[in-house]
RNA sequence: CUCUUAUCCAGAAAGGUGGAGGGACAGGCCCUGCGAAACCUUAGCAACCGCCCUGAUUAAAUUCAGGGGUUAGGUGCUAAAUCCUGCUCGAGACGGCAAUUUUGCCGUAAUCGGGAAAGAUGAGAU
Numbered sequence: 001c002u003c004u005u006a007u008c009c010a011g012a013a014a015g016g017u018g019g020a021g022g023g024a025c026a027g028g029c030c031c032u033g034c035g036a037a038a039c040c041u042u043a044g045c046a047a048c049c050g051c052c053c054u055g056a057u058u059a060a061a062u063u064c065a066g067g068g069g070u071u072a073g074g075u076g077c078u079a080a081a082u083c084c085u086g087c088u089c090g091a092g093a094c095g096g097c098a099a100u101u102u103u104g105c106c107g108u109a110a111u112c113g114g115g116a117a118a119g120a121u122g123a124g125a126u
Base pairs, nucleotide, nucleotide: 002125003124004123005122006121007120008119013042014041015040016039017038021031022030023029025086026085027084028083043078044077045076047075048074049073050070051069052068053067054065055064056063082118087115088114089113090112091111093108094107095106096105097104098103
């Protein structure tokens, strides 16, 4: 790098160096000289790994599931729902056209709900 899998509506800071950008990408909308990115220090959050407990299961903490706890540690994270939309399905909203009414068709959109894709992080594998 690639593949598999789980989670992503919660949570969590301050100082120093730095000096104009950043929020993955595109479109929006935001943050930012009351200092962006990046680096350093300390603090915190709690998703995974690690450790312990409970239930089922197994020859065997062997495997599975859920919940709780957590010394030290390995990453990760500490604006806004992964900030929203981006493909598709359904419902509704607005506009236009057709139609005798019921209704049908088309378009617009960052409305709502569901499923994908893409992205981020952890674990495992080649």
About this RNA:
SAM riboswitch aptamer (S box leader) from a Balneolaceae bacterium, 126 nucleotides, folded computationally. The coordinates come from a structure-prediction model, not an experiment, and the mean pLDDT is 75. Taxonomically the source falls in Balneolaceae (Bacteria, Pseudomonadati, Balneolia, Balneolales).